This is a predicted structure of a 74-nucleotide RNA (transfer RNA) from an uncultured Bdellovibrionales bacterium. The sequence was found in a public genome assembly. It matches the Rfam family "tRNA". The family's RNA type in Rfam is transfer RNA.
RNA sequence: CGGAGCUUGGCGCAGCCCGGUAGCGCGCCACCUUGGGGUGGUGGAGGUCGCAGGUUCAAAUCCUGUAGUUCCGA
Numbered sequence: 001c002g003g004a005g006c007u008u009g010g011c012g013c014a015g016c017c018c019g020g021u022a023g024c025g026c027g028c029c030a031c032c033u034u035g036g037g038g039u040g041g042u043g044g045a046g047g048u049c050g051c052a053g054g055u056u057c058a059a060a061u062c063c064u065g066u067a068g069u070u071c072c073g074a
Base pairs, nucleotide, nucleotide: 001073002072003071004070005069006068007067010026011025012024013023020057028044029043030042031041032040050066051065052064053063054062
């Protein structure tokens, strides 16, 4: 320098192809259970989807630019 993948709650990921307003596991908080803790059960909080712009009634999803990271090639 060229090409490809990835970026979504604290962590690991799904959803993107085919637009309809974000979910799972772990973790966290409260309560129940226990002498207490763990396990188990119930409920809850937490994310403007890397960033900026565009298209659209509507964007995590489509388009453009850009940042970080990993891999391949030179």